[in-house]
This record gives sequence, structure tokens and C1' cells, in this order.
RNA sequence: GGGCAUUUAGUUCAGCGGUAGAACGCUUCUCUGAUAAAGAAGAGGUGGAUGGUCCGACUCCAUCAGUGCCCA
Repeated sequence: GGGCAUUUAGUUCAGCGGUAGAACGCUUCUCUGAUAAAGAAGAGGUGGAUGGUCCGACUCCAUCAGUGCCCA
């Protein structure tokens, strides 16, 4: 320098045009002599950035940025 993939909750990841979810973690409660485990409830997201398409965008398109891989 060229190409490909990826970016969503604190972490690991789903969801591929029509209200953003799970597991673990975190908070509170129940239980216990006290923990752990178990059970119940809850908080936590400008979806990497900026534009575009569309009635409607995490999802499609363009550019930029971060990360990873391949080629040279």
C1' cells in the first nucleotide's frame, strides 16, 4: 500500500427493515446463627462517528475511526 472481517449493557454475545434481548456480573429482598447456593424483583444501551436511502434503520448504502486477520 491492497483486501476481508468486526464494533450492540460492566464482560461474553444474540437479534439481518417494524417497541433492543440472553448469560454472567451489579443492587435490593427472601432464605441462613452467618456465608455460599437457591428463589424473587430491579438498575444498566445517544447500537463506534457523520451523512444517505426508506413511512420506518442495530439491520441497507457511503465516508471516517478503532480492533483483528490475510497478501505485498